[in-house]
RNA sequence: GAAGUAUGCUGGGUAAUCGCGUCCGUGAGGAUGAGGAAAGUCCGGGCUUCACAGGGCAGGGUGCAGGAUAACGUCCUGUCGGGGUGACCCGAAGGAAAGUGCCACAGAAACAUACCGGCUCCGGCCAAGGGUGAAAUCGUGAGGUAAGAGCUCACGGAGCAGCACGGUGACGUGCGCUCGGGUAAACCCCACCUGAAGCAAGAUGGCUCGACCUUGGACCUUUCCGGUCCCGAGCGGCCCGCUCGUUCGAGCCCGAUCGCAACGAGGCGCCCGGUAACGAGCGUCCCAGAGAGAUGGUUACCGCCGGCUCCGGUCGGCACAGAAUCCGGCUUACAGGCAUACUUCGCAG
RNA sequence: AGGCCCGUAGCUCAGUUGGUUAGAGCGCUACCUUGACACGGUAGAGGUCUGGGGUUCGAGUCCCCACGGGCCUACCA
Numbered sequence: 001g002a003a004g005u006a007u008g009c010u011g012g013g014u015a016a017u018c019g020c021g022u023c024c025g026u027g028a029g030g031a032u033g034a035g036g037a038a039a040g041u042c043c044g045g046g047c048u049u050c051a052c053a054g055g056g057c058a059g060g061g062u063g064c065a066g067g068a069u070a071a072c073g074u075c076c077u078g079u080c081g082g083g084g085u086g087a088c089c090c091g092a093a094g095g096a097a098a099g100u101g102c103c104a105c106a107g108a109a110a111c112a113u114a115c116c117g118g119c120u121c122c123g124g125c126c127a128a129g130g131g132u133g134a135a136a137u138c139g140u141g142a143g144g145u146a147a148g149a150g151c152u153c154a155c156g157g158a159g160c161a162g163c164a165c166g167g168u169g170a171c172g173u174g175c176g177c178u179c180g181g182g183u184a185a186a187c188c189c190c191a192c193c194u195g196a197a198g199c200a201a202g203a204u205g206g207c208u209c210g211a212c213c214u215u216g217g218a219c220c221u222u223u224c225c226g227g228u229c230c231c232g233a234g235c236g237g238c239c240c241g242c243u244c245g246u247u248c249g250a251g252c253c254c255g256a257u258c259g260c261a262a263c264g265a266g267g268c269g270c271c272c273g274g275u276a277a278c279g280a281g282c283g284u285c286c287c288a289g290a291g292a293g294a295u296g297g298u299u300a301c302c303g304c305c306g307g308c309u310c311c312g313g314u315c316g317g318c319a320c321a322g323a324a325u326c327c328g329g330c331u332u333a334c335a336g337g338c339a340u341a342c343u344u345c346g347c348a349g
Numbered sequence: 350a351g352g353c354c355c356g357u358a359g360c361u362c363a364g365u366u367g368g369u370u371a372g373a374g375c376g377c378u379a380c381c382u383u384g385a386c387a388c389g390g391u392a393g394a395g396g397u398c399u400g401g402g403g404u405u406c407g408a409g410u411c412c413c414c415a416c417g418g419g420c421c422u423a424c425c426a
Stems, first nucleotide, its partner, number of pairs: 001345010012302007020033005035320001039331002042329005047198004054240004059194005064078005079093001080091004094189002099187002101183003115130002117126003138156006157179004162175005202258003205253007216230005231245005266285005272279002303318006350422007359375004368406001377393005399415005
């Protein structure tokens, strides 16, 4: 210098002026006002209601190990496998020796088989070679044999629920043993998690009409309170179980207040622990919010990009997008720019 | 804002536990028939199964992500 890899950040700036929403103020006026994704609604949680959300079944989800966290399908560190010269990237990565199903066409044969072929004592034996397929019973060589074959040996490959050592563990190394498929994003098995619905959740009213006209029965207890049993009613997808036995149901009106926006798994800075995700401590700050409704326009100068140019300028544009209960993630969209660390190649010393 | 459903030919729909080459009706094109048109008959064209990625030997079908379209919910103390 060129080409890359990873991580983090930024997302036009300043001023004036005219407006809009919210809050404060008697008033003049003052303060404040979109994002990294506010998006998709793909996960997880706070919160609320349903029946205290307890046990089991069904259903659903997750799936290498250890950790982080309020929680997660997220993140961090590692293991194994694959890709890349490399920095590094990718992986739904438990079980096919529990069982069931499926494996089209081709092929003799797709799970238990022999078409051509080889051998033969003509009873049979074999699986080397041919050929099909995505997949054919470890590969190559030698020995061996009637012909053959992990049948034996050497080298290589794969598997193991065997032993030893190392590691918290996934797993690794060595020795030993064994060599007949694939598919679980097919049913299933194993381990773990999981009640449902969602802020349009939900809380706080007024009026009218209707049902019920009665506190279900028995027992223990002197009575009250309380308890046991039976009966009836209600309740999540079902059961165990729980609750109730006095209030319940229907219609109309308003859409106001709260939830909800200033205390939070909050932001920023310093420091400590940890490889890291993250956590502890101290200091400091208060920061949008609805009516499904505001968050903008103009001018001047500057920045960046593009066109034209008489090189003085001039014209146009400024990515994706846009809060609505709030947080933590993932995914998707995104012009341009910045920082740090690292890799490969070339050149120079 | 939240919840749910659907994308297959120009239109309306099938597609059976994944299997070879994705079908049907209407429509379209050409020819026959007619003086001409309609009807009728014969033949044919037309699909990256919304897009991308993955699992599998193999995907319209199974899984994930995106895109497009549609529906429901304020509500009753």

Predicted 3D model of RNase P RNA and transfer RNA as a complex of 426 nucleotides. The prediction has a mean pLDDT of 76. Rfam match: Bacterial RNase P class A. Rfam describes the family as follows. Ribonuclease P (RNase P) is a ubiquitous endoribonuclease, found in archaea, bacteria and eukarya as well as chloroplasts and mitochondria. Its best characterised activity is the generation of mature 5'-ends of tRNAs by cleaving the 5'-leader elements of precursor-tRNAs. Cellular RNase Ps are ribonucleoproteins. RNA from bacterial RNase Ps retains its catalytic activity in the absence of the protein subunit, i.e. it is a ribozyme. Isolated eukaryotic and archaeal RNase P RNA has not been shown to retain its catalytic function, but is still essential for the catalytic activity of the holoenzyme. Although the archaeal and eukaryotic holoenzyme s have a much greater protein content than the bacterial ones, the RNA cores from all the three lineages are homologous -- helices corresponding to P1, P2, P3, P4, and P10/11 are common to all cellular RNase P RNAs. Yet, there is considerable sequence variation, particularly among the eukaryotic RNAs. Identified in Yersinia as Ysr151/RnpB.